[in-house]
Molecule: transfer RNA
Organism: Linnemannia elongata
Parts: sequence; structure tokens; C1' cells
RNA sequence: GCUCUCAUAGCGUAGUGGUUAGCGCGUCACUCUUACUAAGUGAAGAUCGGCGGUUCGAACCCGUCUGAGAGCA
Repeated sequence: GCUCUCAUAGCGUAGUGGUUAGCGCGUCACUCUUACUAAGUGAAGAUCGGCGGUUCGAACCCGUCUGAGAGCA
């Protein structure tokens, strides 16, 4: 230098054009317990890496930038 992949809650991830972005772990509250753990119930927490474009409508398609990784030279 060229090609490809990835970026979504604190962490790990699902979601390939249309409903309120879902799940697990974790966190918080409550129940239970003498107490802790476990268990149960509930809650908060991501406007989807930035900008722009396509579309009636974008986490999803396109361009570019940033960051991480892989391959080739």
C1' cells in the first nucleotide's frame, strides 16, 4: 500500500428495511431467612462508533472517517 471482518446497556451477545432494540451475567429494590448465600418478583440501564446519503421508513443498504482484528505484498 491492497483486500476482508468487526464496532449494539458495566460485560458478553441476538436482531439482515417497519410494533416499545431482545436475552444472559452483573447492578439496585422488595419477598423469603435470625443473618448471609441461593431462589422468586420487579426496576434502572444501549436513540446501535462519528458524519453524510438512499428510502415513506435505517441498528440493518451505500459512501467516508475513526478504532480493533485477520490476510496479501